Background
This is a predicted structure of a 107-nucleotide RNA (Guanidine-I riboswitch aptamer) from a soil metagenome.
């Protein structure tokens, strides 16, 4: 809160681990470089995707309070959830981002 939370993906991202590649080597292996290696692990979107839940809106049913037209609570249906340029710097984790300061500054 119509404007929320929490997974799951993805555009994006980087290099701990793994794998690639180079190099040594006392070679079934080990150790060192390298992300200027498309991978796999790994982080990832307020303004990407989708899903659960939550809010609101309205209908049905139980209840219940009031006596009226009405309200409250629970359960199910259905409906809405809009819009939306965006730095510089900082901060984590091994490390960088469209992660977080932040739907912040500004525009």
């Nucleotide at each position: 809160a119509u404007g929320u939370g929490c997974g799951u993906c993805u555009a994006g991202g980087g290099u701990u681990c793994c794998g690639g590649u180079c190099u040594g080597u006392u070679c079934u292996g080990c150790a060192g470089a390298u992300g200027u290696c498309u991978g796999g692990u790994c982080c990832g979107a307020g303004a990407g995707a989708g899903g659960c839940a939550g809010u609101c809106c309205u209908c049905g049913c139980a209840u219940u309070c009031u006596c009226u037209u009405g309200g409250g609570u629970g359960c199910g249906g259905g409906g809405a959830u809009a819009c939306a340029c965006g730095g510089c710097g900082g901060g984590a984790c091994a490390a960088a981002a469209g992660c977080c300061c932040g739907g912040g500054a500004g525009a």